[in-house]
RNA sequence: AUGGAGAGUUUGAUCCUGGCUCAGGAUGAACGCUGGCGGCGUGCUUAACACAUGCAAGUCGAACGUGAAGAGAGUUUUCGGAUUCUCGGAAAGUGGCGAACGGGUGAGUAACACGUAGAUAACCUGCCCUGGAGUGGGGGAUAACCAUUGGAAACGAUGGCUAAUACCGCAUGAAUCUGCGCUUGCGGGAGUGAGCGCAGAGAAAACUCUGGUGCUACAGGAGGGGUCUGCGUCCGAUUAGCUAGUUGGCGGGGUAAAGGCCCACCAAGGCGACGAUCGGUAGCUGGUCUGAGAGGACGAUCAGCCACACGGGAACUGAGACACGGUCCCGACUCCUACGGGGGGCAGCAGUGAGGAAUAUUGGGCAAUGGGCGCAAGCCUGACCCAGCAACGCCGCGUGGAGGAUGAAAGUUUUCGAAUUGUAAACUCCUGUCCAGAGGGACGAAGACAGUGACGGUACCUCUGGAGGAAGCCCCGGCUAACUCCGUGCCAGCAGCCGCGGUAAUACGUAGGUGGCGAGCGUUAUCCGGAAUUACUGGGCGUAAAGGGCGCGUUGGCUGUUUCGGAAGUUAUGGGUGAAAGCCCCCGGCUCUACUGGGGUAUUGCCUGUAAAACCACGGGACUGGAGUGCUGGAGAGGGAAGUGGAAUUCCCAGUGUAGCGGUGAAAUGCGUAGAUAUUGGGAGGAACACCAGUGGCGAAGGCGGCUUCCUGGACAGACACUGACGCUGAGGCGCGAAAGCCAGGGGAGCAAACGGGAUUAGAUACCCCGGUAGUCCUGGCCGUAAACGAUGGGUACUUGGUGUGCGGGGUGGAGAAAGUCCCUGCGUGCCGGCGAAAACUCGUUAAGUACCCCGCCUGGGGAGUACGAUCGCAAGAUUGAAACUCAAAGGAAUUGACGGGGACCCGCACAAGCGGUGGAGCAUGUGGUUUAAUUCGACGCAACGCGAAGAACCUUACCGGGGUUUGAACUGACGUGGGAGCUUGCAGAGAUGUAGGCGUCUUUUUCGGAAGACUGCGUCAGAGGUGCUGCAUGGCUGUCGUCAGCUCGUGUCGUGAGAUGUUGGGUUAAGUCCCGCAACGAGCGCAACCCUUGUCUGUAGUUGCCAUCAGGUGAAGCUGGGCACUCUACGGAGACUGUCGGCGAAAAGCCGGAGGAAGGUGGGGAUGACGUCAAGUCCUCAUGGCCUUUAUGUCCCGGGCUACACACGUGCUACAAUGGUUGGAACAGAGGGCAGCGAACCUGCGAAGGUCAGCGAAUCCCAGAAAUCCAAUCUCAGUUCGGAUUGCAGUCUGCAACUCGACUGCAUGAAGUUGGAAUCGCUAGUAAUCGCGGAUCAGAACGCCGCGGUGAAUACGUUCCCGGGCCUUGUACACACCGCCCGUCACAUCACGAAAGUGGG
Repeated sequence: AUGGAGAGUUUGAUCCUGGCUCAGGAUGAACGCUGGCGGCGUGCUUAACACAUGCAAGUCGAACGUGAAGAGAGUUUUCGGAUUCUCGGAAAGUGGCGAACGGGUGAGUAACACGUAGAUAACCUGCCCUGGAGUGGGGGAUAACCAUUGGAAACGAUGGCUAAUACCGCAUGAAUCUGCGCUUGCGGGAGUGAGCGCAGAGAAAACUCUGGUGCUACAGGAGGGGUCUGCGUCCGAUUAGCUAGUUGGCGGGGUAAAGGCCCACCAAGGCGACGAUCGGUAGCUGGUCUGAGAGGACGAUCAGCCACACGGGAACUGAGACACGGUCCCGACUCCUACGGGGGGCAGCAGUGAGGAAUAUUGGGCAAUGGGCGCAAGCCUGACCCAGCAACGCCGCGUGGAGGAUGAAAGUUUUCGAAUUGUAAACUCCUGUCCAGAGGGACGAAGACAGUGACGGUACCUCUGGAGGAAGCCCCGGCUAACUCCGUGCCAGCAGCCGCGGUAAUACGUAGGUGGCGAGCGUUAUCCGGAAUUACUGGGCGUAAAGGGCGCGUUGGCUGUUUCGGAAGUUAUGGGUGAAAGCCCCCGGCUCUACUGGGGUAUUGCCUGUAAAACCACGGGACUGGAGUGCUGGAGAGGGAAGUGGAAUUCCCAGUGUAGCGGUGAAAUGCGUAGAUAUUGGGAGGAACACCAGUGGCGAAGGCGGCUUCCUGGACAGACACUGACGCUGAGGCGCGAAAGCCAGGGGAGCAAACGGGAUUAGAUACCCCGGUAGUCCUGGCCGUAAACGAUGGGUACUUGGUGUGCGGGGUGGAGAAAGUCCCUGCGUGCCGGCGAAAACUCGUUAAGUACCCCGCCUGGGGAGUACGAUCGCAAGAUUGAAACUCAAAGGAAUUGACGGGGACCCGCACAAGCGGUGGAGCAUGUGGUUUAAUUCGACGCAACGCGAAGAACCUUACCGGGGUUUGAACUGACGUGGGAGCUUGCAGAGAUGUAGGCGUCUUUUUCGGAAGACUGCGUCAGAGGUGCUGCAUGGCUGUCGUCAGCUCGUGUCGUGAGAUGUUGGGUUAAGUCCCGCAACGAGCGCAACCCUUGUCUGUAGUUGCCAUCAGGUGAAGCUGGGCACUCUACGGAGACUGUCGGCGAAAAGCCGGAGGAAGGUGGGGAUGACGUCAAGUCCUCAUGGCCUUUAUGUCCCGGGCUACACACGUGCUACAAUGGUUGGAACAGAGGGCAGCGAACCUGCGAAGGUCAGCGAAUCCCAGAAAUCCAAUCUCAGUUCGGAUUGCAGUCUGCAACUCGACUGCAUGAAGUUGGAAUCGCUAGUAAUCGCGGAUCAGAACGCCGCGGUGAAUACGUUCCCGGGCCUUGUACACACCGCCCGUCACAUCACGAAAGUGGG
């Protein structure tokens, strides 16, 4: 010696700056909810507002004169009384002391008011103490009282009597005072102290109990006070000048006392940037609160000082006042009044009203402490001691303790198992603080004894009783300890900051539970802290707020080396003081504590004695390194003035010459036949100086550029000499200060605000074009600002380097000189970079590094560099420079993305080059809209719209109408009760359904009564059911970017960090494909490959496939025998790998070309979809949380609807015709499907189809005729022999049923449409286009969908542009990420201020 914590909030994330907010402590508090006891404190902070009533200052008869009531005795009496004496002492008066203390308040005061330290040789002091001295002798009044009298009262007036410790002379007079003289001390002096002598002035009061108490003057003391001085003591400069008794002097006056305190005269001073004056605010201090401290804020209670007493002023008395409960005057207010006149002052204690968020009893007592008076007894004392009220504060105590698990009931939650409230309760056994009753009972009370207690029968002690009478408040999203349910649904509300609430809210409101504190708990207000956020301790200024535009220089601040001196600062050590209380430590007293007694420390300060001399300051001396002067030299757009030169533009004159010129993205205005532009010659005038020219030079900055001359400033280098700290900075001040602007006078070629015209545009008060005035230029004078920037003030010193460049000096070189090269050195000017610094970017000997000195400036954003004031200016304006209000941020640097009408590279049917479409017509289909009882629902840019739906007449079906049903159509379980289950017929009904019959009689076990089990009817209960809601609560699945080449990780490294690196770079690829390089090395998901299919060959196999050879055979035919060669089928292999050659390339990866090959550089096609994005889609596939519904939103049935139709859109089909239509004939596929099926052949029908039946569960049979094509014929350009819609009639088929609402057939009908506006889609090869075939779904119902083959093109120069994407880079104020962000007007509402026709008042 005990002492220092942080957090939230700016961003997608990060670091920094920076504000806001929170956690702590405190209070004379108030408010809300709650409230058991005690102790000790505290209690009008507001209206220094107004006050009813009572009390708060009296006392002394031992200073004095009267002397009431009453008592006693006498005299007298008309028996009513009158009167005398004695006692008695009230009451008022004279006189003395007190009333100047005590008590209250904080209005005023920024001051010697206060604090602290001093001074008083410039002073006073009643009562008290000490000392010695004195107290003699006289006088005249006056109140009370009496009489008369005025007035309503307050209060007087006149006359008369009287006393004193009241008043006045005289005497005495040491001391004292005054004057003069002498001696002496102190002081720098003015002055002043002491002693002696002389002269003058100058006092008293008595009472008494005889003890004493007083009185007078003096000397001293104690305590108290007055005055003066140093230092300290709030804010504002948008207050910079103030002052006439002002500053001083001489002389007076006045005071207890110095002094302009006052007066006369004289002088002209005094104060102020170290803040005068003015304005605002405020009693000051010990201390209190906070803080680690330094500080900051405050000045209740207690204590010291001051000031005030209704507001203002004044004096009187007195030792003391300019006096809270005294006087006088003025004023305001209030009360009484007979209207003439009077009274009053709670900021004393209570109390009242008012104000206010708010602050107590009109209590008891002088018992104690203290005060006044008195000799004393005693009296007085709202000081004080107590009590009352208030959780207002601090402290202490209690509301019970122990045991107690069926973990009771109940509440809450629940995954339904349980969990939790919770040993909590009940219950058992105890205890007795507080409480109630009873008994006892203080200390405080002193002195020799006695007496004396408001508090108070209180504290305390004992006994008895009995768990009985005693718990709340706040919080529970983060900060911040503590979580769930329900309700609510951007509502109601919460909120200290961030922020919660829009149907699953730990944030709102309850509840249960938890947490915190506890007779309190929260809220509000205020202060300090955290805040290093005013930074002395302890901050900053390149970009976050912040360096003055630059220089010269004043006050001031700081200042090199050395020596001597004294000692102001400084340091050391003493003395005095720093009141007490408080804080801190120790020891005591109340049971403990709070509280309190004693002692100590501390009080960091001031004054003073002594000592030291390093540092700082001061004075004297010396020095040369800082600074300066002299000499020599070269460099330079440094400044000022005068002169001068050429090129160019324009204009004028003349010549040549002809129709245009000019201008733009393109044009036009404009100029030009009155001759432009172009070109040649001559001339005029103004302004600016190409090349040289250079991150070159000079200057303090602004700035400075042809050449010559004159005048002039500064810097630099070299070698010596001189001065001797002469230095640095620089508040104010002074000067300079780009451009624009202003004033006056010139000048005016070009350029060019304003302005005119032409364009552009939606507009175009712009950008572009044609013109054009101020101005730009000169002289003189203003202005005084700029991104006046290196956004970096000046000076000095120190701290590794590299490389340029400008101007000097030295060396090398060379015989010397010059050139060139290199080296050293000084100053200037650039770049890179080390240590270090920095939030980072970056700075880095030209510092933003390390230090010192001085100046300027900053303290969240907006309001605002605004308003007001002041200064300057001709003006424009400049300088200085706020507040209200408002926000939770504003900001800096860097990071990752996204974006850009930024850049570089690359890709894609993206464009381009082509082919064919859509958009126009009719029809089909989907959607919107409309309609409807319903037209069920979903899907909405690409990525909804022939989508879910691979197929709505009923069913489907979810919609609508109607009819039924309620444990239900389907599922599980329990209980009760009945019964075999089941099959089947009739009737009613639209049907569901209802009703009546017929057939039929389960299994196991048994003590044969029954019991049990499946199955089932009915009833009850759990519970079913829901295509009801939420795809924004979800799983799963899917779309999309996109088959785009990307997306990440580990370790390492770099960075404070977010992050970076890897993944960037050079090549290459379809590819983050590969190669090379590289602080990276590896790895994963993607790419590729592996899989399927297709293209070639081959092995095996050979029926249902095939038929070359052989044979048979038909009208024909692999039809048959036979064969397995071929095709084919379906299993398996081979093949292709840039392998090979050449070129290019880096000896790479790879690219180009060639060979061979069926195929060549991924051979073609498919499957395969990274991290993620879109709260994308789907609760109506399925699953699922929550919510809703339960005689309905479930379920059954019939009918209707999903098929509606003025319209609009998407996707398709068919066409518009001759590359075609029609008719006839002829040819060639693939892949599929088939038993509730495909269905041949034959017969019937014009046909759809029907009849009948063979074959086939299929390489065998069937669907099945392929079509375009080819050949022949016909049509001949027309609304047609194109086109087929629409409609009529007649039919076929499926199906319980084709009306709403099927497909198909035949005959008839024969619409629009003649190639399609703006716009828009697909496709790069077996592709587009075109042609037909099959399948799924399906009873039936495709122009859709999914597949299959046939015929079979054109074009791609290329990557400028459109769209989408990848990678790198750049900018960003974006991050919901450009469909972003954001600015201003306007519109509407409200408020404030201004103006306003007018109106009202003075």
Molecule: small-subunit ribosomal RNA
Organism: Caldilinea sp.